Predicted 3D model of a 318-nucleotide part of an RNA (large-subunit ribosomal RNA, domain IV) from a Dehalococcoidales bacterium.
The RNAcentral record of the full RNA draws on ENA.
The prediction has a mean pLDDT of 81.

Context: one part of a larger RNA
C1' cells in the first nucleotide's frame, strides 16, 4: 500500500452527478395515530412509554394483577422496519434482455371493434388428418386500448373494409343456341368471322375505439394594448372538452410566486402549445413500486481531516 472489519474528539451531507456506501431504526406489550380514500385502507402512519430479579394472588399459566428489591434493565448462541412531505410514470400481484438494462417496457382484469351458425372462423399439414373442442355466439379467433372515476369532439376527400348493381371496361379454356353470309339452278350447310359470357376495376353509398387528418391573411372598441366582432382565400374538415415551458417548449436558466443566505433541478401558476389533445386514448385518482425527481427530520468517517486497532495479503526465506 491492497482486501475484509472495529472504534473515534468537535462538527453533521460541508462529500458527491446523486446521502453512493456505511450508520441510525429494529423483537414483544401498552398508549396514540393526519391528509386523503375505491370506506377495504392509509397504518407498524407519525409520536411516546414499558420490559430485570424476588414474593404473593388465582385450579394452572402468560408478555396478567399487586407488592418488594437494587447492579437501573428488552430477549438471545444467532436472526429482526429509519421515517415523513411533494411531484412524474405505470392502476395493482405478476413478466423480461440466462452472462452490462427489472423499467415508465411486456402482461393483466376491464373496454371496444371485427370475424365465426358448426364438417364454424382461425391455425398446422401435399394429403389423410389434427388443434380449435369432446367447446356452440354468456362460445371461439384476430386487432387496438389497458383497473376504477368523468369522458371520448369534427372530417368518409384519399387509402382500407362492407354493401350495391344500371352503365363502361374485362383474359384463357370448355360447352352451346340463334342470326348473317359464301360457293350453287335452287335449298340445306361444315370451316371461318361476328355476337352473347365472371369476379375485379371504373361507378354509387355506408363506415373512424378502420389507416389517418383536424388552416392562412387583413381590419376593428372612449389612452395604449388586445380583439368578443367583420372581411377574404382555401379545405374532406379546420383541434371541441380537458391539459399545457409538460418523459412533449427550440428560443429558455421564459415570466411571476414558493422553498434556500444563495435553487439551470423541484413545486404552484401564466399560455406566446417551435412541435399536447381525446381507446397510436384525454384528464384526474386511493392503494401499490429494489421505478424516476425535489425537499425535511433522524443518523452517521461521505466529508472538514484524518487517526488508531484486528485478521488476511503484499515483502523475505522455503
Nucleotide at each position: 500500500c491492497c482486501c475484509u472489519c472495529g472504534u473515534u474528539a468537535a462538527g453533521g451531507a460541508a462529500c458527491u452527478c446523486g446521502g453512493c456506501a456505511a450508520u441510525c431504526u429494529a423483537a414483544c406489550c401498552c398508549c396514540g395515530u393526519a391528509a386523503c380514500u375505491u370506506u377495504g385502507g392509509g397504518a407498524g402512519a407519525a409520536g411516546g412509554g414499558g420490559u430485570g430479579c424476588c414474593u404473593u394472588u388465582u385450579a394452572u399459566a402468560a408478555u396478567g394483577a399487586a407488592g418488594g428489591u437494587g447492579a437501573c434493565a428488552u430477549u438471545g448462541a444467532a436472526c429482526a422496519g429509519g421515517u415523513c412531505c411533494a411531484a412524474g410514470c405505470g392502476a395493482c400481484u405478476g413478466u423480461u434482455u440466462a452472462a452490462c438494462a427489472a423499467a415508465a417496457a411486456c402482461a393483466u382484469a376491464g373496454g371496444u371493434c371485427u370475424c365465426u351458425g358448426c364438417g364454424a372462423a382461425a391455425g398446422c399439414g401435399u394429403a389423410a388428418g389434427c388443434u380449435g373442442a369432446u367447446g356452440u355466439a354468456u362460445a371461439g379467433g384476430g386487432g387496438c386500448u389497458g383497473a376504477u372515476a368523468c369522458c371520448u369532439g369534427c372530417c368518409c376527400a384519399g387509402u382500407g373494409c362492407u354493401g350495391g348493381a344500371a352503365g363502361g371496361u374485362u383474359a384463357a379454356g370448355g360447352g352451346g343456341a340463334g342470326g348473317u353470309g359464301u360457293g350453287c339452278a335452287a335449298g340445306c350447310a361444315c370451316c371461318g368471322a361476328a355476337c352473347u359470357g365472371a369476379a375485379g376495376c371504373c361507378c354509387c353509398a355506408g363506415u373512424g375505439a378502420a389507416c389517418g387528418g383536424c388552416g392562412g391573411c387583413c381590419g376593428u372598441a372612449a389612452c395604449u394594448a388586445u380583439a368578443a366582432c367583420g372581411g377574404u382565400c382555401c379545405u374532406a374538415a379546420g383541434g371541441u372538452a380537458g391539459c399545457g415551458a409538460a418523459a412533449u417548449u427550440c428560443c429558455u436558466u421564459g415570466u411571476c410566486g414558493g422553498g434556500u443566505a444563495a435553487g439551470u433541478u423541484c413545486c404552484g401558476a401564466c399560455c406566446c402549445g417551435c412541435a399536447c389533445g381525446a381507446a397510436u386514448g384525454g384528464u384526474g385518482u386511493a392503494a401499490c413500486g429494489a421505478c424516476u425527481u425535489g425537499g425535511g427530520c433522524g443518523c452517521u468517517g461521505u466529508c472538514u481531516c484524518a487517526a488508531c486497532g484486528a485478521g488476511g495479503g503484499a515483502c523475505u526465506c522455503g